Bacterial RNase P class A from an Opitutaceae bacterium, 426 nucleotides, folded computationally. Model confidence (mean pLDDT): 75 of 100. NCBI's taxonomy places the organism under Bacteria, Verrucomicrobiota, Opitutia, Opitutales, Opitutaceae. The sequence was found by an Rfam model in a public genome assembly.

[in-house]
RNA sequence: UUUCGGGGCCAGGUCUUCGCUCCGAGUUCUUUGAACCCCGGAGAGGAAAGUCCGGACACCGCAGGGCAGGAUUCCGCGUGAAAGCGCGGGCGCGGCGCGUCAAGGCGCCGUGACGGACAGUGUCACAGAGAAUAUACCGCCUUGUUCGAUCCGCCGAAAGGCGGCUCGCGCAGGGCAAGGGUGAAAAGGUGGGGUAAGAGCCCACCGCGCCGGAGGCAACGACGGCGGCACGAAAAACCCAAUCCGGUGCAAGACUAAAUAGGGGACUCGGCGGCCCGCCGGACAGUCCCGGGUUAGUCGCAUCCUGGGCGUGCGGCGCAAGCCGCGCAGCGCAGGGAGGGGCGCUUUCGGGCGCACCUAGAGAAAUGAAGACUGCGGCGCGAGUGAUUGCGCCGACAGAAUCCGGCUUAUCGGCCGCGAAACUAG
Numbered sequence: 001u002u003u004c005g006g007g008g009c010c011a012g013g014u015c016u017u018c019g020c021u022c023c024g025a026g027u028u029c030u031u032u033g034a035a036c037c038c039c040g041g042a043g044a045g046g047a048a049a050g051u052c053c054g055g056a057c058a059c060c061g062c063a064g065g066g067c068a069g070g071a072u073u074c075c076g077c078g079u080g081a082a083a084g085c086g087c088g089g090g091c092g093c094g095g096c097g098c099g100u101c102a103a104g105g106c107g108c109c110g111u112g113a114c115g116g117a118c119a120g121u122g123u124c125a126c127a128g129a130g131a132a133u134a135u136a137c138c139g140c141c142u143u144g145u146u147c148g149a150u151c152c153g154c155c156g157a158a159a160g161g162c163g164g165c166u167c168g169c170g171c172a173g174g175g176c177a178a179g180g181g182u183g184a185a186a187a188g189g190u191g192g193g194g195u196a197a198g199a200g201c202c203c204a205c206c207g208c209g210c211c212g213g214a215g216g217c218a219a220c221g222a223c224g225g226c227g228g229c230a231c232g233a234a235a236a237a238c239c240c241a242a243u244c245c246g247g248u249g250c251a252a253g254a255c256u257a258a259a260u261a262g263g264g265g266a267c268u269c270g271g272c273g274g275c276c277c278g279c280c281g282g283a284c285a286g287u288c289c290c291g292g293g294u295u296a297g298u299c300g301c302a303u304c305c306u307g308g309g310c311g312u313g314c315g316g317c318g319c320a321a322g323c324c325g326c327g328c329a330g331c332g333c334a335g336g337g338a339g340g341g342g343c344g345c346u347u348u349c350g351g352g353c354g355c356a357c358c359u360a361g362a363g364a365a366a367u368g369a370a371g372a373c374u375g376c377g378g379c380g381c382g383a384g385u386g387a388u389u390g391c392g393c394c395g396a397c398a399g400a401a402u403c404c405g406g407c408u409u410a411u412c413g414g415c416c417g418c419g420a421a422a423c424u425a426g
Base pairs, nucleotide, nucleotide: 001422002421003420004419005418007416008415009414010413012374013373014372015371016370017369018368020043021042022041023040024039027035028034029033045397049408050407052406053405054404055403056402057249058248059247060246069245070244071243072242073241074089075088076087077086078085079084090114091112092111093110094109095108096107097106098105115240116239120238121237123233124232137180138179139176140175141174142173143172144171145170147168148167149166151164152163153162154161155160188206189205190204191203192202193201207229208227209226210225211224212223215220253299254298255297256296257295258294263290264289265288266287267286268285269281270280271279272278303337304336305335306334307333309331310330311328312327313326314325315324316323317322338359339358340357342355343354344353345352346351376395377394378393379392380391381390382389383388
C1' cells in the first nucleotide's frame, strides 16, 4: 500500500420561498371560548421495519392439579429483570499445513437450532435394476444345450461320419456382490489371503457397537477387553424427554359529558269491605334512581425549576432615539433536579461517584416540495506533459403511534481503532 474479517461513529451543511401537524404570550372575533389567514416556536431512525423473543404497565382470572398451547435445549463460568449476550471448554463437519503407501493421527483457522432416529407414526423427489425387509441392468464365474470354428483320435478308397478338448454367438438354469453405471445417499474402508468367480468368508490396521474406565466440576474421555458389523439420512415432518410459562394487549384501561330508544327498581295507581303492615297485579301516564351500550372529550402519553437574554402586552417618563416598572407563551444560553440508556472509576456486591448525551409526540395519523450556494464520493465529456482543473449527471435503506431491552432483515457512501494475509521499501 492492497485485500479480507470484525468493532465503533456519521447518515451532508447553510439560506430563501410555499405548504403540513401540534403548541401559543400577543393579535383578531361573536371574549371562562374560538380562530381560515397573520405572527412566534417545535417537529423521525439506526434500523422508527419484521412483530420473532423478553419485560414494564393496565384489565380480567386464580384452592390445588391436569389437558391443550408456547418458549428453551452439548458443558462450565460471567453478565442481565428476563430474553439474550460474552469468555473458555467438549464433540461433529469443512479448509490448510505436517505426518502416513493410503487411512488413522497432530497443529492452526473457520463453522454447527449441537437433547433423542431400538418410544411410536410417517418421508427419502428425479435418476436408477435396487432407497431400509435391500437389489441384480451391464458385468464376473459356472452347468446343460443348438449352431459354427481350429485341433486331436477312430472308421472309410473317397465324399464324409462318430467321439473328445478349447473358443465364440444364442437359449435355459445356478452362483457372486468385486468392477461399471444412477443418485444427496447403494448397507463399513485400505491391504493381503482365499475362491470357479467373489464376498468380514478369513486375517492385519482403521472405523463402528457393547462393557470397563485413568482423568475431568461437567460436557466428555486416555487406555484396555469383547464383538465380524448387527446400527443409512432427516427431529427445521409429526413426535418423545427435561426445564420454564395464567389470559388479553394502550383499539389495555380510567374519568367526564350529551342525546335518543329500550330495560330494571322505587313512588304515585288498582285489588284483597275501610285504615296500617303485608301480599298480588301492572294496560296507559308521570317523577326519581340504577347499570350497560353508542358518540364526543380528557387522561393514560413523553420532563420540571431558577437566572439572565431575545420577543411581546400594559403603564410611566421623554420632542425623539430610547429608558424604567409590572405581566407572560415560546426559543437559545447558564445552573440545578427527575427519568433513560452508554462509557469510565470504585464497592462491604446492595450500590456509590464522575463524564458526555438523550427525553418529537399525532389520533387514521404531520415531519414535505422547490430554488440558490457549498462539502464529500462516483461516472461521463473536455483542457493540460503533469500536479491539477472546467462543465454536466447521480447519491442508500427507509417513516415514530404506550414505553424499554434484545434478535433478525434492508442499507449509497464516508471516518476512526483492532486482527490476519500478500506485496514493496529501509

It matches the Rfam family "Bacterial RNase P class A". About the family: Ribonuclease P (RNase P) is a ubiquitous endoribonuclease, found in archaea, bacteria and eukarya as well as chloroplasts and mitochondria.